[in-house]
Molecule: c-di-GMP-I riboswitch aptamer
Organism: Planctomycetales bacterium
RNA sequence: GAGCGAAAAAGGCAAACUGGUCGCGAGGCCAGGACGCAAAGCUAUGGGUCCAGCUCUUCAAGAGAAGACUUUGGACCGCCAGGCUACCGAA
Numbered sequence: 001g002a003g004c005g006a007a008a009a010a011g012g013c014a015a016a017c018u019g020g021u022c023g024c025g026a027g028g029c030c031a032g033g034a035c036g037c038a039a040a041g042c043u044a045u046g047g048g049u050c051c052a053g054c055u056c057u058u059c060a061a062g063a064g065a066a067g068a069c070u071u072u073g074g075a076c077c078g079c080c081a082g083g084c085u086a087c088c089g090a091a
Base pairs, nucleotide, nucleotide: 004089005088012037013036017032018031019030020029021028022027035078041084042083043082045081046080047079048076049075050074051073052072055068056067057066058065059064
């Protein structure tokens, strides 16, 4: 240095849920809280999921409801890969 990850040590992050707040929404942020995490640090690049709008189809008297695919604009990296960076050191 690469690889690996210990019933090691130091330290770190924080799911669900609750309160506040922003957003049409997915969801974001702050506080509490810990299910978990060795990249659960960063990055929407590929796939995926989700939201809003458009279009189309079906149902409906209508209001509307359900669904589909592509496009437009978004969200999620704690879904899987890719990229970048990083603490510790037993086997």